[in-house]
RNA sequence: UCAGAUGGCUGGAUGACCGCCGCUUAUUUAUAAGGGGAGGAAAGUCCGGGCUUCAUGGAAACACGGUGCCGGAUAACUUCCGGCGGGCGCGAGCCCCGAGAAAGUGCCACAGAGAGUAUACCGCCUAUACUUGGUAUAGGUAAGGGUGAAAGGGUGCGGUAAGAGCGCACCGCAGCGUUGGUAACAGGGCUGGCAUGGUAAACCUCACCGGAAGCAAAACCAAAUAGGAAUGCAUUAUGGCGCGUUUCCACGCCGCAUUCGGGUUGGUUGCUUGAGCGUUAUAGCAAUAUAACGCCUAGAUGAAUGGUCAUACAGCUGUGCAAGCAGUGGACAGAACCCGGCUUACAGGCCAUCUGAUAUU
Numbered sequence: 001u002c003a004g005a006u007g008g009c010u011g012g013a014u015g016a017c018c019g020c021c022g023c024u025u026a027u028u029u030a031u032a033a034g035g036g037g038a039g040g041a042a043a044g045u046c047c048g049g050g051c052u053u054c055a056u057g058g059a060a061a062c063a064c065g066g067u068g069c070c071g072g073a074u075a076a077c078u079u080c081c082g083g084c085g086g087g088c089g090c091g092a093g094c095c096c097c098g099a100g101a102a103a104g105u106g107c108c109a110c111a112g113a114g115a116g117u118a119u120a121c122c123g124c125c126u127a128u129a130c131u132u133g134g135u136a137u138a139g140g141u142a143a144g145g146g147u148g149a150a151a152g153g154g155u156g157c158g159g160u161a162a163g164a165g166c167g168c169a170c171c172g173c174a175g176c177g178u179u180g181g182u183a184a185c186a187g188g189g190c191u192g193g194c195a196u197g198g199u200a201a202a203c204c205u206c207a208c209c210g211g212a213a214g215c216a217a218a219a220c221c222a223a224a225u226a227g228g229a230a231u232g233c234a235u236u237a238u239g240g241c242g243c244g245u246u247u248c249c250a251c252g253c254c255g256c257a258u259u260c261g262g263g264u265u266g267g268u269u270g271c272u273u274g275a276g277c278g279u280u281a282u283a284g285c286a287a288u289a290u291a292a293c294g295c296c297u298a299g300a301u302g303a304a305u306g307g308u309c310a311u312a313c314a315g316c317u318g319u320g321c322a323a324g325c326a327g328u329g330g331a332c333a334g335a336a337c338c339c340g341g342c343u344u345a346c347a348g349g350c351c352a353u354c355u356g357a358u359a360u361u
Base pairs, nucleotide, nucleotide: 001357002356003355004354005353006352007351008350009349010348013311014310015309016308017307018306020037021036023034024033025032026031039332043343044342046341047340048339049338050337051214052213053212054211056250057249058248059247060246061245062244064210065209066208067207068206069083070082071081072080073079084098085096086095087094088093099205100204104203105202106199107198108197121145122144123141124140125139126138127137128136129135130134153171154170155169156168157167158166172194173192174191175190176189178187179186180185218269219268220267221266228260229259230258231257232256233255239254240253241252242251276295277294278293279292280291281290282289283288313330315328316327317326318325319324
């Protein structure tokens, strides 16, 4: 200097004028003053909770859903941190569908001789007959070739008629035992010629976890109507109901379904002080935890948080040796109960650490 990797910050600034919402104080009830007012994702509604109601408690099973290597963090999680194993990359780093294929079922198209009780197409060797070359039949073979995503251990040497773990060495696989590690797992040793392919984000099996619905939850106040009508079933208990379903026990209450018709559509609360944020210190590789000090930062309700002008500036384009000049110009995008994550979108600018290449010293 160029090319990359990981983590993080910001995402418009200043001034003037006008406008909107809420809070506090004063008071002339409508004004004045002061302070505040949309994000890193507010998006997606994917996951986990806080909170609210069902509810009345215990136990068990099932359905449904989710997770799936080990250890830790957390209120919790399918999240995060660290590690292990596998894969990609020169590397910094990145990715993973990470339990079980000997419980069972299913699938592996086409090609190919043969794709799971899986094989002999070409070829190689031997014998016989014919025979110029070569052809036919019988036997042996799975080392070489072909097909395929994949052909049943791999490489090499020996051996054989030709071959084959047939034998040997190393690797692999299986069993036993040992060392290190909390563990996943890794290393070494001994023995054995030793292999039942792949696939479970296919069904399935195993282990673990989980009530349901959701702020349009719910609570209160005010007002009004018709304490409405019809039909069917059940009916004092051996029945029904008590919110995923079923069973058992206890407790409480007494109805269920369908149709027609009427009133209300208002207000208040929930509603923002929180598993909150920031700084420092300690412990830890880290996620994070503890402590001290400091801060209070929207609460609207058809839905406020804005508009105009000016100036400068980041960046870009043109011109110029340069300074400069002229033009242009700032992304994704709007809270609605709250919080922790994940995913997706993002113009421009900045910071830190690390890797590779080249050159110079």